The RNA shown here (c-di-GMP-I riboswitch aptamer) has 86 nucleotides and comes from Niallia taxi. The organism belongs to Niallia, within Bacteria. The coordinates come from a structure-prediction model, not an experiment, and the mean pLDDT is 84. Its Rfam family is "c-di-GMP-I riboswitch aptamer". Gene Ontology term of the family: cyclic-di-GMP binding.
[in-house]
């Protein structure tokens, strides 16, 4: 001083559902409960991806395309972190 993920320390973080009568068109987000799991399950939407489709535009009647929404816990990248052994 590094990091491979066993150990150890003090933790952490919370999926599926369940509630509010929060927010938001709507995905989804908050909060509370809850635990499936995670060493980055901390941040950040750069780039793939995905979900939604309000303004729009096309139709007019359904519907279709449409991110400026939203997902970091779908994959990558940057950024920052606790512990740290044979």
């Nucleotide at each position: 001083a590094a990091a491979a993920g066993a150990a150890c320390a003090g933790g952490g973080c919370a999926a599926a559902c369940c509630a509010a009568c929060u927010c938001g068109a709507a995905a989804g987000a908050u909060u509370g409960g809850g635990a499936c799991g995670c060493a980055a399950a901390g941040u950040c939407a750069c780039g793939g991806g995905u979900c939604u489709a309000a303004a729009g535009u096309u139709a007019u009647u359904a519907a279709a395309c449409a991110a400026u929404g939203a997902c970091a816990g779908c994959c990558g990248g940057a950024c920052u972190g606790c512990c740290a052994a044979a």